Overview: This is a predicted structure of a 322-nucleotide part of an RNA (large-subunit ribosomal RNA, domain IV) from Candidatus Diapherotrites archaeon LH_S9. It matches the Rfam family "Archaeal large subunit ribosomal RNA". Its mean pLDDT, the model's own confidence on a scale to 100, is 87.
[in-house]
Context: one part of a larger RNA
RNA sequence: UCUUCGUUAGGGAAAUCGGCAAAUUAGCCUCGUAUCUUCGGUACAAGAGGUGCCUGACCUCCUUCACGGGAGAGCAGGUCGCAGUGACAAGGGGAAUCCGACUGUUUACCAAAAACACAGGUCCUCGCUAGUCCGUAAGGAUUCGUACGGGGGCUGAAGUCUGCCCACUGCCGGUUCGUUAAGCUCGAGUACAAUCGAGUGAAGCGCCGGUGAAGGGCGGGAGUAACUCUGACUCUCUUAAGGUAACGUAAUACCUUGCCGCUUAAUUAGUGGCUUGCAUGAAGGACGCAACGAGAUUCCCACUGUCCCAACGAAGAACCCG
Numbered sequence: 001u002c003u004u005c006g007u008u009a010g011g012g013a014a015a016u017c018g019g020c021a022a023a024u025u026a027g028c029c030u031c032g033u034a035u036c037u038u039c040g041g042u043a044c045a046a047g048a049g050g051u052g053c054c055u056g057a058c059c060u061c062c063u064u065c066a067c068g069g070g071a072g073a074g075c076a077g078g079u080c081g082c083a084g085u086g087a088c089a090a091g092g093g094g095a096a097u098c099c100g101a102c103u104g105u106u107u108a109c110c111a112a113a114a115a116c117a118c119a120g121g122u123c124c125u126c127g128c129u130a131g132u133c134c135g136u137a138a139g140g141a142u143u144c145g146u147a148c149g150g151g152g153g154c155u156g157a158a159g160u161c162u163g164c165c166c167a168c169u170g171c172c173g174g175u176u177c178g179u180u181a182a183g184c185u186c187g188a189g190u191a192c193a194a195u196c197g198a199g200u201g202a203a204g205c206g207c208c209g210g211u212g213a214a215g216g217g218c219g220g221g222a223g224u225a226a227c228u229c230u231g232a233c234u235c236u237c238u239u240a241a242g243g244u245a246a247c248g249u250a251a252u253a254c255c256u257u258g259c260c261g262c263u264u265a266a267u268u269a270g271u272g273g274c275u276u277g278c279a280u281g282a283a284g285g286a287c288g289c290a291a292c293g294a295g296a297u298u299c300c301c302a303c304u305g306u307c308c309c310a311a312c313g314a315a316g317a318a319c320c321c322g
Stems, first nucleotide, its partner, number of pairs: 001317008010308002014306001019303001027051005036041001038157001052079005059072005080084001092301007099293002104116002120155007131142004159287003163218003168215002170211005177206003183200006219237005246280001247277001258274005
């Protein structure tokens, strides 16, 4: 010096990206317990007190033929220490925000998560010799099942909801008509043919319609109200339709450390509002949300060698000698 431990005056996060690490708390009994809530919870919330040993009488239960033995809840008196769950073992707590409802699952060997799954929702498909999947086939799975079933897509508990657009692409349905392969018919042509022309002609496409919890999309410019500002209102260009509710500087906001509160002595952090949203937005779901989380972020209490600022000790190593 290193590793693993132990103790530390006063201060108590000033350390640090960040309380990382460590410390605090801890069992059992009693009292007591806010907010929110899906009324189940939250909750061991928080917070407070007790706890050893000895003696005495009593109670309950088990066991025994009986004597006796064992277990347990209390009561009274006494007693010792700094300390009685005296060692071991054994929750730190609270207030908010984001994400995901939850318990689960995952990158065997750098990621456990906000990713996956999930119950629930919705759409599509399939009437069984079905549909989907494996196989060249035979055959097999779903299934010895049958639409309250099977398969596929998206979303992701419950709550409140889920707006407008079918022009494009897809899918579904229709179709007098147009287009249209081979074949066939007729005509021309050829001693036979080839070949040429006309007609007929399925699906598809055109055409017509539907369909968004299908792929997707959801504007611009002027003017206008008794100071100003703003613009309910009007005009205009334009689209298939011009973003509704809700939320909003957001895990989304470039400008941006937006502006105003709160919090701090001081805050690019956090939170509550406002919101013209560079470039939110409704099952690629929207917004809220009790409970839950080795998830992300902020603050407070307690606590501490994280630090001020280092010291001492234990075991081992490095190192030296043999």
The sequence was found in a public genome assembly.